[in-house]
RNA sequence: UGCCUGGUAGCUCAGAGGCAGAGCAGCGGACUGUUAAUCCGCGGGUCGAGAUUUCAAAAUUCUCCCAGGCAG
Numbered sequence: 001u002g003c004c005u006g007g008u009a010g011c012u013c014a015g016a017g018g019c020a021g022a023g024c025a026g027c028g029g030a031c032u033g034u035u036a037a038u039c040c041g042c043g044g045g046u047c048g049a050g051a052u053u054u055c056a057a058a059a060u061u062c063u064c065c066c067a068g069g070c071a072g
Stems, first nucleotide, its partner, number of pairs: 001071007010024004018055001026042005048064004
């Protein structure tokens, strides 16, 4: 320098144009002599940044940033 893959909740990741989800973690409660386990509930997001297309973008297109890989 070129090419490929990825960037979404604290962590691991889903989400193939129609108001963003799961598991774990956290918080509250039930249960228990207490803790753990189990069960019920709750909160938490400028979807890496800016622009583009569209009635509508996490998703399309372009540029850039970051991480990993391949080539030189």
This is a predicted structure of a 72-nucleotide RNA (transfer RNA) from a Clostridia bacterium. Its Rfam family is "tRNA". It is annotated as a transfer RNA. The sequence was found in a public genome assembly.